[in-house]
RNA sequence: UUCGUAUAUGGGCAAACUCGCCGAAAGGCGGGGACGCAAAGCCACGGGGCUAACCGGUUCACGCCGCAUGCCAGCCGGGCUGCCGGU
Numbered sequence: 001u002u003c004g005u006a007u008a009u010g011g012g013c014a015a016a017c018u019c020g021c022c023g024a025a026a027g028g029c030g031g032g033g034a035c036g037c038a039a040a041g042c043c044a045c046g047g048g049g050c051u052a053a054c055c056g057g058u059u060c061a062c063g064c065c066g067c068a069u070g071c072c073a074g075c076c077g078g079g080c081u082g083c084c085g086g087u
Base pairs, nucleotide, nucleotide: 012037013036017032018031019030020029021028022027035074041080042079043078045077046076047075048072049071050070055066056065057064058063
């Protein structure tokens, strides 16, 4: 450097759904609950997605259109950190 590669402790997190609360919403927090996850730990730096309050445009009006400063880390990449680890 390349190829092959059995086994692995103690555990951890928690989807959908549901109850309560916050929020305009997306979504978040807590309890229950497990679909799954070897980083499904943390961070909005890049890509992507969700919502559209405020604002702008439009309508007689209802409404419609645009737009993140809001949100998603269990969409991907990236950064940091953690557990185990035989030949």

This is a predicted structure of an 87-nucleotide RNA (c-di-GMP-I riboswitch aptamer) from a Rhodocyclaceae bacterium. It was read from a public genome assembly, where an Rfam model found it. Model confidence (mean pLDDT): 86 of 100.